[in-house]
Predicted 3D model of a 679-nucleotide part of an RNA (large-subunit ribosomal RNA, domain II) from a Planctomycetota bacterium. Its Rfam family is "Bacterial large subunit ribosomal RNA". The full RNA is in RNAcentral, with records from ENA. Lineage of the source: Bacteria > Pseudomonadati > Planctomycetota.
Context: one part of a larger RNA
RNA sequence: CCCAGCGAGUUACUGUCGUCGGCUUGGUUAAGGCCUUCAGGGCUGAAGCCUCAGGGAAACCGAGUCUGAAUAGGGCGAAUUUGGUCGAUGGCGGUAGACGCGAACCCAAGUGAUCUACCCAUGGGCAGGUUGAAGCGCGGGUAAGACUGCGUGGAGGACCGAACUCACUAAUGUUGAAAAAUUAGGGGAUGACCUGUGGGGAGGAGUAAAAGUCUAAUCAAACUUGGAGAUAGCUCGUUCUCUCCGAAAUAACUCUAGGGUUAGCGUUGGCUUAACUAUGUUGCGGGGGUAGAGAUACUGAUCUAGCAUGGGGGGCUACCCGCCUACCCGGCUUAACCAAACUCCGAAUACCGCAACAACUACGCCGGCAGUUAGUCCGUGGGGGAUAAGCUUCACGGUCGAGAGGGAAACAACCCAGAUCGCCAGCUAAGGCCCCAAAUUUUUGCUAAGUCACAAAGGAUAUUAGGAUACUGUGACAGCCGGGAUGUUGGCUUAGAAGCAGCCACCAUUUAAAAAGUGCGUAAUAGCUUACCGGUCGAGUGUUCUAGUACCGAUAAUGAUCGGGAGUAAGCAAAAAGCCGAAGCUGCGGAAUCGAAAGAUUGGUAGGAGAGCGUUCCAAUGCAGAUACAAGCCGUACCGAAAGGAGCGGUGUCGGGUGUUGGAAGUGUUUAUGCUGGG
Repeated sequence: CCCAGCGAGUUACUGUCGUCGGCUUGGUUAAGGCCUUCAGGGCUGAAGCCUCAGGGAAACCGAGUCUGAAUAGGGCGAAUUUGGUCGAUGGCGGUAGACGCGAACCCAAGUGAUCUACCCAUGGGCAGGUUGAAGCGCGGGUAAGACUGCGUGGAGGACCGAACUCACUAAUGUUGAAAAAUUAGGGGAUGACCUGUGGGGAGGAGUAAAAGUCUAAUCAAACUUGGAGAUAGCUCGUUCUCUCCGAAAUAACUCUAGGGUUAGCGUUGGCUUAACUAUGUUGCGGGGGUAGAGAUACUGAUCUAGCAUGGGGGGCUACCCGCCUACCCGGCUUAACCAAACUCCGAAUACCGCAACAACUACGCCGGCAGUUAGUCCGUGGGGGAUAAGCUUCACGGUCGAGAGGGAAACAACCCAGAUCGCCAGCUAAGGCCCCAAAUUUUUGCUAAGUCACAAAGGAUAUUAGGAUACUGUGACAGCCGGGAUGUUGGCUUAGAAGCAGCCACCAUUUAAAAAGUGCGUAAUAGCUUACCGGUCGAGUGUUCUAGUACCGAUAAUGAUCGGGAGUAAGCAAAAAGCCGAAGCUGCGGAAUCGAAAGAUUGGUAGGAGAGCGUUCCAAUGCAGAUACAAGCCGUACCGAAAGGAGCGGUGUCGGGUGUUGGAAGUGUUUAUGCUGGG
C1' cells in the first nucleotide's frame, strides 16, 4: 500500500420549545398495598409537585405593591384575555467520560544495582626484554667532613612490548553478520591497574575523578499497576438517498486575538394585517462642504519686480547730523503660484422628507435550530510604502468563496453567461471565421519591420497624408570651372600676434563679388578652405508644424517559438454584408415545488427544514414449501427519480424464510499514518 471484517452524537436524570394524545367539575400520582396468566401488567395509594396573585431584602400589604414626606412621578404586576397539567415523541441546552481516537504530564502504592556508577569483604591475573634511584661495601680524598671512582643493590602512577584492558583514527556496515560490530592501525599494560564471587544503598531518591553521566537496549526524574475514559480553546476522522431555502469571514466586549458571548447575515413555525409598511422610478422640497475651483476671502506655503517702509548685521564718516549695502528678518504695492489637517465659492452621486406611479414585491412581530467572526482577487476613491509588491489598511461595487458552461493556448477572483432532466433541433453573447479547429467574403488605405507576436527617455535624409514659410526659367538647390582683391602686418598686447592666443574697434577703397574674416594650418609669415560673386547646368529646393505606420535604443543562464504550422496578409486602420459559437434564449417531451388558474421557479459549501430507501430484532396478521422452500454465493439484456427492488438460471441439503401494518435500535464506512486478520 491492497483486500475482508470491526469502527464514532449514545444512555440516565433534568430544563426548554415544537408535534400528537388524555383530563380540565384544575391536572398528576411517588413510595407502599392488593390482584395477576409469575411476568409484560391491572387496581389502589393526594404524601408531594405544577397551577389558581402579585409586589417587596423583609416585616407586611394585596389587584395591587415597592420606592417616597406625598393622594406626585416612576418600577414590577392586574385588566383588555388567554390557558393549565400529565404523558408519548422530536429539536436543542445542563449534569454526567457525553461523537470517536490521540498527549507530554501530576499523584499513590509497589518492583528493580543479574546491565551500569560508586563503596565494602574475599580471591585471581599481569610472557619477555630494558633502565638502574636510595641505601650498603671497598678504594681515592679530607684534620674530620664534603666530594668522588668501582662494585653491590633493585626503586619507579619508569621505558619497549604480548596476555588482559581501553576505544583515538579511517574504511566497511547503515531493510547490518551485529538495536554500536568488523577490519587495519592506536592508548595503558606493577597501577588512581584489570578481573571473579558475595554484599550495600533507589526514584525528587541513589550513585557520580561532574558528562545531567549511570540506576536492566528506558533517565532534566526508572519501571509496573492504579487514580483514569486525567485534561486537550489543538490535529485527524465521523458511514444511505432525494427535495426546498441558503449564509459568513463584520461590530462590540473578552489574560482576547487560529477560542468565545451578544448583535448582524441563514433557516423554520406561528401571528397580524392588506398597510402605501419595505423596495424601485419620476416629480417636488431639504441639509451638506467632497470632486473641482479660488487667492486684497482667512490661515499658512511659494515667488517676480519695486517702495520717500520698520528693525538688525556690515562698511564709510564720526562732534552731531548722516551716507552706502548684488547681507538677514518683517511691512506695503505689484505680477505669478500651492494646501489632507486653507475656503469668498462649489457640483455629480449619495442621504432624508412628501406625492404619484410600478412591481414574478414581503416587509413586520413572537418562538425553535444554526453556521459564520483566518476571506480572496478585480475595478473605483483614499491612507501607509518608494503614487514598489500576487504588499498592507479602509470605503463603494463585482467575481470567487459556495458557480458548472463558452472565451482568454493552459489559467479560483478577467470577459460572456447563472447548469431541474432528456433531444444526432433552431437563434445568439463574449470571442472568432488559412490549417490544426466549427465559421468569410468585398471595398479603400497603411506597414516591409515577420512590425504584427513585451518596453521608456532619447535618437534618425524610413515612409504616407495634410499645412505654414523662404528661394526659384530675371535660372534656385547640389555639383563642376573661375574669382575671392586693396589701405593693411587695423589698433593694442606681445619675444612674435600678419583674418585666425587674447582685448578694442569692425571703417574705407576697387568691384560682378570678396568678412578689420568660417574652419584647418605656421614660431610668426606662408599654404589650403569658407562666406560672397561670375560661368556652366536646367526644375524644383530649403526650413518648420500636425497626424499615421515602421527603425534603433532592446543584455541571462539546457532549444527555440505568435498556442503551433504557416502567413506580406492569414498584419494594421476604416467600412460593409455574412457565418460559427455556451449547460444563455427558443422549440419538443418528462419530473418536482408554489399557485384557484394563467403561469413562475428548481447551481450551491457551512447550515436549517421536509420526504423516503435499506439492515438486525420484537408484536400482530397473512403467504410459500416435498418435483422441497429459503438465506448466502455466481450469472443476467427487467423495474424505479435515487437510496434500492424483482424475475429467471445455476449452486446451496435442514438452518428456518418472506409480504403487510406497527414498534425498538449495538442501523448504513474509500479515508481516523484507525483496530484485527490476510496479501